[in-house]
Predicted 3D model of a 76-nucleotide RNA (transfer RNA) from an Alphaproteobacteria bacterium.
Lineage of the source: Bacteria > Pseudomonadati > Pseudomonadota > Alphaproteobacteria.
Its Rfam family is "tRNA". Gene Ontology term of the family: triplet codon-amino acid adaptor activity.
The same sequence occurs in records of 2 taxa.
Its mean pLDDT, the model's own confidence on a scale to 100, is 81.
């Protein structure tokens, strides 16, 4: 330098033939216990890497851009 994949909640990840965002773990509250842990129930938490566009409607499609990983090439 070229190509591909990935970027969504504190963490690990789903959701991608466009219809308005979820799970597990973690956190917090309650129950249980003499107390802790475990267990059960519940609650909060994300304008989906950034920007622009298309559309009635975008995490999802198009373009630009940043980052991570892998492969290939170059290294006179």
């Nucleotide at each position: 330098g070229c190509c591909a994949a990935c970027u969504u909640a504190g963490c690990u990840c789903a959701g991608c033939u466009g219809g308005u965002a979820g799970a597990g773990c973690a956190a917090c509250g309650c129950a249980u216990u003499c107390g802790u842990a475990a267990u059960g129930c519940g609650u909060g938490g994300g304008u989906c890497g950034a920007g622009u566009g298309u559309u009635c409607g975008a995490a999802u499609c198009a373009c630009u851009u940043a980052g991570u990983u892998g492969g290939c090439a170059c290294c006179a």